[in-house]
RNA sequence: UGCCGGGUCUUGCGCAAUAGGAACUCAUGAAUCGCGUCAGGUCCGGAAGGAAGCAGCGCUAAGUGAUCAUUCCUAUGUGCCGCAGGGGUGCCUGGUAUCU
Numbered sequence: 001u002g003c004c005g006g007g008u009c010u011u012g013c014g015c016a017a018u019a020g021g022a023a024c025u026c027a028u029g030a031a032u033c034g035c036g037u038c039a040g041g042u043c044c045g046g047a048a049g050g051a052a053g054c055a056g057c058g059c060u061a062a063g064u065g066a067u068c069a070u071u072c073c074u075a076u077g078u079g080c081c082g083c084a085g086g087g088g089u090g091c092c093u094g095g096u097a098u099c100u
Base pairs, nucleotide, nucleotide: 001097002096003095004094005093006092007091008090009086010085011084012083013082014081015079016078017076018075019074020073021072022071023070025066026065027064028063034059035058036057037056042051043050044049
């Protein structure tokens, strides 16, 4: 100096990370308009027994709160991680040939 390849540049796809949302989990959660059980009392009955059912208790709905982990969704030059393509002005790098 030439040739070939790679990186830097760019596009698409994927993966991870981050942020947010939702789900899951736990807690709380219905004066009455949820469910169950219904003390006391009430009603029916001659009685046996039955009926409705307040308070209380339990389970939960809507909702609210909570912190990790997990799952799903969205977004982002967060990564420059993987694959394929584009680009070859410049820079870096590897190999090779020739000359000095």
The RNA shown here (Bacterial small signal recognition particle RNA) has 100 nucleotides and comes from Sporomusa acidovorans DSM 3132. The prediction has a mean pLDDT of 76. The sequence is in RNAcentral, with records from Rfam. Of the family's consensus pairs, 97% are formed in the model. NCBI's taxonomy places the organism under Bacteria, Negativicutes, Sporomusaceae, Sporomusa, Sporomusa acidovorans. Its Rfam family is "Bacterial small signal recognition particle RNA". About the family: The signal recognition particle (SRP) is a universally conserved ribonucleoprotein involved in the co-translational targeting of proteins to membranes. Rfam classes the family as a non-coding RNA gene.